[in-house]
RNA sequence: UCGCCGAUACCGCUGAGUCUCCGCCGGCAGGCGGAGAGCGGGGGACCCACUGUUGUGGGGGCGAAUCGCCAGGGCCGCCCUGGCGUAGCGCGACUCUUUCUGCGCGAGCCCGACAGCUAACCCCGUAGGCCCGAGAAAGAGGAACC
Numbered sequence: 001u002c003g004c005c006g007a008u009a010c011c012g013c014u015g016a017g018u019c020u021c022c023g024c025c026g027g028c029a030g031g032c033g034g035a036g037a038g039c040g041g042g043g044g045a046c047c048c049a050c051u052g053u054u055g056u057g058g059g060g061g062c063g064a065a066u067c068g069c070c071a072g073g074g075c076c077g078c079c080c081u082g083g084c085g086u087a088g089c090g091c092g093a094c095u096c097u098u099u100c101u102g103c104g105c106g107a108g109c110c111c112g113a114c115a116g117c118u119a120a121c122c123c124c125g126u127a128g129g130c131c132c133g134a135g136a137a138a139g140a141g142g143a144a145c146c
């Protein structure tokens, strides 16, 4: 100096997942249980809309995560695995808009026969995971410095 691996987690990313307060236990560190605010989600009338469903499984919810083709397999009107695409979604480091461009994701889980929309009203969540990476132009704003 270069490459690879690991650790850490300031900054940063995904996401609704942040903030304030109270009580109890404790010597402390901390732990447990609550109440709110904010954010997020579900249920739920008239009106309107809809004609679906019968359990090897219909219908529905969270989420960007749908759909198609090919190949192989299975308990073979369906399901599983792999590949290639795709609706859609995210990132490239002050923020927003527009354009170009590069790189990714395109899962998983839940309800349990049951839910269209839906005012009042009712209920639930407030996590988890990751990070050495860091492109360009125009416009607007902000911050810092002088």
Stems, first nucleotide, its partner, number of pairs: 012130003018037008038126006048116001058114001059111004067085008088105005094141007